[in-house]
RNAcentral holds the full RNA, with entries from SILVA. Small-subunit ribosomal RNA, 5' domain from Kodamaea sp. yHQL449, 559 nucleotides, folded computationally. NCBI's taxonomy places the organism under Eukaryota, Fungi, Dikarya, Ascomycota, Kodamaea. Its Rfam family is "Eukaryotic small subunit ribosomal RNA". Rfam links the family to the GO terms ribosome and structural constituent of ribosome. The coordinates come from a structure-prediction model, not an experiment, and the mean pLDDT is 82.
Context: one part of a larger RNA
This record gives sequence, C1' cells and structure tokens, in this order.
RNA sequence: UAUGCUUGUCUCAAAGAUUAAGCCAUGCAUGUCUAAGUAUAAGCAUUAUACGGUGAAACUGCGAAUGGCUCAUUAAAUCAGUUAUCGUUUAUUUGAUAGUACCUUACAGCUUGGAUAACCGUGGUAAUUCUAGAGCUAAUACAUGCUACAGCCCCGACUCACGUAGGGGUGUAUUUAUUAGAUAAAAAAUCAACAUACUGAUGAUUCAUAAUAACUUGUCGAGCCGCAUGGCUUCAUGCCGGCGGUGGUUCAUUCAAAUUUCUGCCGUAUCAACUUUCGAUGGUAGGAUAGAGGCCUACCAUAGCUUCAACGGGUAACGGGGAAUAAGGGUUCGAUUCCGGAGAGGGAGCCUAAGAAACGGCUACCACAUCCAAGGAAGGCAGCAGGCGUGCAAAUUACCCAAUCCCGACACGGGGAGGUAGUGACAAUAAAUAACGAUGCAGGGCCUUUUUGGUCUUGCAAUUGGAAUGAGUACAAUGUAAAUACCUUAACGAGGAACAAUUGGAGGGCAAGUCUGGUGCCAGCAGCCGCGGUAAUUCCAGCUCCAAAAGCGUGUAUU
Repeated sequence: UAUGCUUGUCUCAAAGAUUAAGCCAUGCAUGUCUAAGUAUAAGCAUUAUACGGUGAAACUGCGAAUGGCUCAUUAAAUCAGUUAUCGUUUAUUUGAUAGUACCUUACAGCUUGGAUAACCGUGGUAAUUCUAGAGCUAAUACAUGCUACAGCCCCGACUCACGUAGGGGUGUAUUUAUUAGAUAAAAAAUCAACAUACUGAUGAUUCAUAAUAACUUGUCGAGCCGCAUGGCUUCAUGCCGGCGGUGGUUCAUUCAAAUUUCUGCCGUAUCAACUUUCGAUGGUAGGAUAGAGGCCUACCAUAGCUUCAACGGGUAACGGGGAAUAAGGGUUCGAUUCCGGAGAGGGAGCCUAAGAAACGGCUACCACAUCCAAGGAAGGCAGCAGGCGUGCAAAUUACCCAAUCCCGACACGGGGAGGUAGUGACAAUAAAUAACGAUGCAGGGCCUUUUUGGUCUUGCAAUUGGAAUGAGUACAAUGUAAAUACCUUAACGAGGAACAAUUGGAGGGCAAGUCUGGUGCCAGCAGCCGCGGUAAUUCCAGCUCCAAAAGCGUGUAUU
C1' cells in the first nucleotide's frame, strides 16, 4: 500500500501520486471606491428650480506574474551548502529630493485644447463577453502650456594699467569626449614668489561627486482632489496661508529577480574515445541584452573533455529539508502540506506590463473536440466539486468568508487561497463490554486449646442482594458565520433471551486438546517439516482451550 472478516466511545487525521502530464458535460475558483480622479442615469431618496445624499453603468487607476494543482521533462542539469554583482533591473514600501522652464513683441496668467465611453436613437447576423452608422457629455484619460532675486562662466566696445558699459550661457534627465577626484620616503632640475589653504568611500576601481564642450523627433520640474476656513491691507472680489490625498524626477531602502564561485548525485564498459568549418576551446572588435559572457556575427588562433570513467544509452529519476529500519557502520524510501525548479494537450512565437516567453492572455501549426440555418463561430479542470476511461488502488456537483492571510481606489468588496461539515478501520491517541457483597460448596496460610474456633483470604455456583456508570435518546445552555459533534446537563436509559467481541489458531517451529462425531492417500490442510490409506493431537464439525483484542488475518514492496 491493496484486500478479507469484524467494529461501541473520545481526540486526531491521510485521501485519483503509482495505471492514462488520458479525455472532459455543468457550476464556481480574480476582482476592486474612499472626505479625497470622472455622475444631469430620463435610478432611488429628499427641506434644496445649477450640483449637493445615495448610486447601477461606463471612463480612469491598481491587481490579475501571487495563490492553488501536478511531477511529464530533467543526471553537473535541477537542487543543497557556500561565494560574487567593482557585471545588472527592481512597480510597491519607507526616508530624502526640484525657485533656473518664455527666448522675444501686444499678452490668458483670474486656470488652455480637441475627443470618446456610458447614455439616447437607427441597424446587421442562425449564432459569441460580435459589433456598424448617426447624436450628445466628463477627467489625475489624451494633449498643450506660464512662473523670483542673486551668484557664477565665457566673449568683450572702451582703457596707460587697475578695471568695465554691454552681450551670450548657466535646473534636472539623455549621449559622447575631456579634466579634477591630492596624500609613503628621498634626490635633482625648472618656474614663481611669500603662505593659508580645500578634497567622501572601499581590501581594491576608469567608484561616488564636481566641472568644461557639445548632443537629444527634449524626460521631469503639479492647469489635480478633499476638509477646514483664517490673517493682512493701497477694499481690489487683491495678497498671504493650515491639515491631508493623489501624482512626480533622482538617490537610498525594502520586496525581490537575473546571472555567478567552489564542492557534492542512482546504476551501466554487452558504451572507449568524444566535441569542432551548422561554435567545439580561446583571443580581438562589434551587435544584442537590464547587464557579464561564443549569447550571436566578422576576423584570427587550434584548441577543450577522458580509465580519478569522458561521451553514449538506462532510470518503474523533479532536487533538498526529511521517512522507515537500528549496537556501530549501513540499507531502502522521499509524487505528497516547508524551500527551490519545471509544466499547463504537444511544440513555437508574441502583446501588455515594474515583472510573463503568462495559458482561468493572444497568434499560428499538430492532435483532440463543441454549436451551426453549412455561410461561419467558439475551446483547453496537472484550480474546487463532479463525470468517463484506466486500473489492486483513492471522498460531496455541500456551507462560509466568522478565523489565518492575500488583493483592490479599500475599516465596508472579493477570495473552491483558506476554514466548516459530509465520505473515510491510511495511519495515530485515550480506553467500555462490568465492579462489590451475602449465602452454599471446595480449599490455603497464621494464631490456637485436641474437639472447636478466630482471623486473613483463593476459587467454584442455572442461589441472591442492592449500589455504579456511560453507549444511546434528549428540555436547555454552550459551542458555531449558521449548524453538526465534543465539553456541560434536567428527564429517560442493564440482569443473561442483554446494550451479547472479534479475528486467527490448538503436531513442531510457536502459546494452547492424545476430548467426541464425520471422512478414509478421498475430500481437504499445510509459509517449512509434514497430516490424511477405518481409533486423524494437523481435514470437516461440536465442545474446551490459547494469542492479540476494537481489532485480527492474507498478498506484495522494503529494513
């Protein structure tokens, strides 16, 4: 692990892995809104004749790359421990962070532009989560677009020189080039003239950082939303202003990811050589990439692995944490709840996105297969239930988001993640099926005084006695999202014909019959040795006994 017989209670609980990663009807498993993006629903409600409260739909934003399932592939691959990223990306979280925009002549700085959905109406098709044409209207959707002073750098009319009118440039991001980014000790040469300086991190950088010259179909620098409403005055419908939300560039952080160093894997030689002009090993350059790299391309070199088993083929092989066994050493197992990997009928390609080579996304091909009015259309349960098939072999088309957590614009919604019941002798836990007297009978110790007693007891009884309980039933409360059950608990609930324990055995191994009847080398038993041919300790039965006991037998694998 399967199966046979049996089964009262309590707790706990695996469960279509093995065979077919075979095929699937139906239903569900991913959605989401706050004071705070967008409401004129011809929706509801209402004291509200612009709106207002609530709010279907729809646009917008976020999520859908998590979770769940399975183990087909896969043998230095995955994986484990250990390194590295000075070789990279990172939505979100948390902490920091932006006064530089216009380029020039009438100017909107008191807030810009054009669409589109929902809606309304006209339609097409046998059909789908198909959609066409006409008419409106929003934004944190899509576009467009302003905003100090100063300082610094370069050029520079003029000028004896000192200087200086004036002009241009100057945020951040992108790409390229250049410069700074100092520091151990000593000597020499050269230049200038007084001194007083400035420089972060690492084991280590062409690092951080700063500057200059340019570059760019020019990134960002808030035309946003809610709640409070105050102060100042030249009373303009002026200026200044609080607390949040959402957004935003760069840096860090967090959550990660992707590569990566070293070491380690089952059996096989009836596998001894293998790789390489179609990249095998290395170099140079480029391309591609988030980034290193033959990852790819061009040119060049000729290498690389191997009896310390390469390469090949096998595996009823996902790896590990772990499990069983047990003196030690080992041997066998690990589909399975945690970690990592891979996959969604088979291959391949791709969009969107911070993140996918995604399948409850798309596009082809192959294999299956559904509807059709025959023109076309739709599909992917190795999610949860459920069905067929396959088999030795595996549960309900149940209830719920109350718990644990996850997602969302969110205290409110959703979640077959998950929980709760149902099925369930996979395993595991505790432990009912009786206990105690009296009487009668039969004993045994001890004390005695011989008879006889006393006391402590051990059994056997179709004798007899009251006590004690839950199994079950059940008001009630508890439990629970609601229930069921447990835990509590009124009321019922035990005398043999129940509320009745079984499964295997009784020659040996191996605990327990020289009992009775049947059979007669037959029927049968028997793991093995053996039993059975007319007195069977072994078969079939009855009785009795033994073992384990709510369990026991049998097959198979393994130690």